[in-house]
RNA sequence: UGAGUUGGUGGCUAGGGUUCCGCAUCCCCCGAGAUGGCUGGUCCAAGAGCCGCCGCCCGGGCGGGAGAAAUCCGAGCGGGACACGGCGGGAUAAAAUCCCGGGAGAC
Repeated sequence: UGAGUUGGUGGCUAGGGUUCCGCAUCCCCCGAGAUGGCUGGUCCAAGAGCCGCCGCCCGGGCGGGAGAAAUCCGAGCGGGACACGGCGGGAUAAAAUCCCGGGAGAC
């Protein structure tokens, strides 16, 4: 110095907290109240977790324009490996294996 990196999206999971719902406690005030994250529902959620869809790349065939080939178009089939990782900061009600980030660094 360089390689080990094909993008997006949907549904979830490990995980995460507390806006809303529920729950627990408090109160001469019983409420659209206060406090508590509490084995919950809603909610957030993985590059290095799972599944699907779309796109991209590669392969050999098939059909068609168009005829020997080149070239173009279409539907479908098969394949696309690897991946240790902070501190800190940011968003949201809040937090996180979320985002910065396949970043810094390590090998």

The RNA shown here (Guanidine-I riboswitch aptamer) has 107 nucleotides and comes from Bradyrhizobium sp.
Its mean pLDDT, the model's own confidence on a scale to 100, is 80.
Taxonomically the source falls in Bradyrhizobium (Bacteria, Pseudomonadati, Pseudomonadota, Hyphomicrobiales).
It was read from a public genome assembly, where an Rfam model found it.